Molecule: SAM riboswitch aptamer (S box leader)
Organism: Exiguobacterium sp. 8A
RNA sequence: UCGAUAUCAAGAGUGAACGAGAGAUCUGGCUCCGCGACUUCACAGCAACCUGCCUUAGGCAAGGUGCUACGACCAGCAAGGGAAACCUUGGACGAUAUGA
Numbered sequence: 001u002c003g004a005u006a007u008c009a010a011g012a013g014u015g016a017a018c019g020a021g022a023g024a025u026c027u028g029g030c031u032c033c034g035c036g037a038c039u040u041c042a043c044a045g046c047a048a049c050c051u052g053c054c055u056u057a058g059g060c061a062a063g064g065u066g067c068u069a070c071g072a073c074c075a076g077c078a079a080g081g082g083a084a085a086c087c088u089u090g091g092a093c094g095a096u097a098u099g100a
Base pairs, nucleotide, nucleotide: 001100004098005097006096007095008094013043014042015041016040017039021032022031023030026076027075028074029073044068045067046066049064050063051061052060053059054058077090078089079088080087081086
């Protein structure tokens, strides 16, 4: 990078450095942020995709990833419901793991 498969309403934060934007992109909303966000590093933790062990089911461990504001922050497209506000389901886009 590509394509496939699986998952994405649960869970888990402190310190230090930096210094202005950040929550992927566009639009609209809603949030976080000089009481220092985002990012990086250290330590800690969560989880259990790969991995190891136990005969299966299932469980245990935590080596490789991943993650630790808000449901992937919400919506956008389609279908259904509704008088409307809005709701439900699916999709699209995206993220992570595994594989090539």